[in-house]
Context: one part of a larger RNA
Order: sequence, then C1' cells, then structure tokens
RNA sequence: UUUGGCCUAAAGCGUCCGUAGCCUGCUCAGUGAGUCUUUCGUUAAAUCUAAUGAUUCAAUCGUUAGAAUGCGUAAGAUACUGCUGGGCUAGAGGAUGGGAGAGGUCGACGGUAGUCCUGGGGUAGGGGUGAAAUCCUAUAAUCCCAGGAGGACCACCAGUGGCGGAGGCGGUCGACUAGAACAUGCCUGACGGUGAGGGACGAAAGCUGGGGGAGCGAACCGGAUUAGACACCCGGGUAGUCCCAGCUGUAAACGAUGCUGGCUAGGUGUUGGAACAGCUACGAGCUGCUCCAGUGCCACAGAGAAGUCGUUAAGCCUGCCGCCUGGGAAGUACGGUCGCAAGACUGAAACUU
Repeated sequence: UUUGGCCUAAAGCGUCCGUAGCCUGCUCAGUGAGUCUUUCGUUAAAUCUAAUGAUUCAAUCGUUAGAAUGCGUAAGAUACUGCUGGGCUAGAGGAUGGGAGAGGUCGACGGUAGUCCUGGGGUAGGGGUGAAAUCCUAUAAUCCCAGGAGGACCACCAGUGGCGGAGGCGGUCGACUAGAACAUGCCUGACGGUGAGGGACGAAAGCUGGGGGAGCGAACCGGAUUAGACACCCGGGUAGUCCCAGCUGUAAACGAUGCUGGCUAGGUGUUGGAACAGCUACGAGCUGCUCCAGUGCCACAGAGAAGUCGUUAAGCCUGCCGCCUGGGAAGUACGGUCGCAAGACUGAAACUU
C1' cells in the first nucleotide's frame, strides 16, 4: 500500500452557511505539465541473478555476462488528467404566472376558564382522601347573581395534515419579511458538490440587570402513610414559569440513520400544484385519469446477525466531510480556549479486568 465499520453491538458533528482543500456535465482546438514508449549518460566496489572454474563435495572464493530502481538528456505518442482558448444546455441559477402553508419579526384586537376585589342574595359548614388530618369559615366561607382588576393560555376546527435547516411553529386581523412546490422553457451558460479551520442559529433548565406575577410549582413548611418515609397522597409555598435586554450552547438536539447526484418491480392512502376528460347548483365546485413535488402504510428483487430496511433504502454505484477500535478508571485528571457563574469544548494515563 491493499483490506473493516458507524439504525439497535464502539462509531453521523444538534442544524445550516461557508474559506482552504478534495471532487467535478457535453463538445472542438491548442499545449504536452502529469502519463506512456524509445535513445544516451549516470546509478563505485561488494551484494543480487545466470553461466562457468577452484576446494574430493559443500559452505566459501574467483572469472565473465546481466539485471534492478532513481535522476538527468534527447526524440516521439496524445486516450485520460491538467492548463489555455472557443462552443453547447440535460446540472445550477435567474425571470414570469397563479396557488398552498401553526415559516419568521412587530403591532392591534378578541375569547373561555381560573384567582383576587367590590356589591347583592343566602346559612353552616366547606375542602380534601383509599380513609383522614393539616387548611378555610360566624370579622359570614362554600354556593348563586352583577360589576371590576390582573396575569397566563388559545378548547372545538386538528388530520401518521401543513410549514421550517435544525431547535421549533397553532385565537383573529394587519404591516414587514424568508423559503419551498408546480407551470412556462424566456434569460445566464458549469456559475456545481462537499467542506478541515471559521461563522450563524440552537428546546428545557440555569445566570445577570430591569419589569411582571393569575394559575402551576423545584426548594422549603405542615398533614398523612410507614418499621422508617429526607418519597409517592393531601394543605400551603419561594425561585422559576411570562415580558425586555444580554449570557449560557447543552438534550434519548432521535429517523438513535451526514450531505450531494445517479440507477433498481409494484400496490394503496393523503397534502400542494399542473394538464386532460366528464358532471355541474357555473362556485376558489364535484368525480375520474395522468405527471411533478412532499408525507404515511404494505411489499418484489436485493440487503441484513436478526429485528427489520426496501424509489423517503439500511439495495447497487459516485464525490466530499465527520466519527469508531474491548469493559472499567472517565467524558475523570492535567493543560489550553470560552463563560459572571454553573459549567462547556478539547481530552489522557497509572492501575484493573
């Protein structure tokens, strides 16, 4: 060098953007750097190979010939790679059109419930549990009616439905804004893929400053249960949960499945778009069929240790990146970087088995 893996056994970075690098459509011409052929020079001797001689044989030693690889030189070849120039449109991007959507940010408005307050009605209990008690209540509770305050949330619609790169996104309306699909095949003409470093985003909890605080509720305090009960159950309840600004940067951040492109039977749902046909109450309507894009289920070939996967691959190929190498010690120690801290990232060894 060749050679193994990463859904569940160790192993896909949480996600995207992107620098270097690596890889890269079709076609023509040039060049001849890589590449290939040949020539010459060099590549000391020994070693090595072949033939042969010496020692009775052998190891060994001698003689002759040869090879090897590298470098340089000259001549040639031009398929592939590279470089230079030209062309193309299937990749990529742009444009136009009508649609879909909890995509994002900001603002305004609304709704039910719960809590509290005020007024009215009303009287002895209420609440809670397996059963109770703590607890609330004659300063009038629970319950009924009316009004008000304030915070959080957004029933039904709602759907293996939709949107988003992931995290995630759900009352209504408006403003601003981003992306994807489909259709047209008008424009650019390889502008592409991946991506070490780097950057941005990133649930919940947590932290800093300022607000807010209805309900819920770590910690905490009671009541029970129990042998005990630092719990499960009950009554309270602070931080927090909410908003603004900043930090943190982690999750079973999961499809435990990196991204891109191509190829490889089908069947059946569903969402968006388009063409065609039929129906029509002429509506952004209904039905059928075909195509494209998404999202589910089943299944052939094939794959797999199996579970299972199976055009949304874990099948067959391609390019690039990340990661793994027995268990424990350990995601620890030390050092470094980042952070207000909590800690995060990077990340061993002795020893043990």